Overview: A computed fold for a 73-nucleotide RNA from a Hyphomicrobiaceae bacterium, annotated as transfer RNA. Rfam family: tRNA. The prediction has a mean pLDDT of 82. The RNAcentral record of the sequence draws on ENA.
RNA sequence: GCUGGCUUAGCUCAUCGGGCAGAGCACUCGCCUCGUAAGCGAGAGGCGGGAGGUUCGAGUCCUCCAGCCAGCA
Numbered sequence: 001g002c003u004g005g006c007u008u009a010g011c012u013c014a015u016c017g018g019g020c021a022g023a024g025c026a027c028u029c030g031c032c033u034c035g036u037a038a039g040c041g042a043g044a045g046g047c048g049g050g051a052g053g054u055u056c057g058a059g060u061c062c063u064c065c066a067g068c069c070a071g072c073a
Stems, first nucleotide, its partner, number of pairs: 001072007010025004019056001027043005049065005
């Protein structure tokens, strides 16, 4: 320098063909217990790396930029 992939909740990851974004763990509250842990129930938490474009509508398609990983040179 070229090519490909990844960048979604605090962490690890889903969301296979565009239609109002979910899970596990962690966190908060409650139940259970003499108490703690475990277990059970409920809840809060992201507008999707940044900027544009296409579309009635984009995490999901296109372009540019940034970071990370891999391959080639």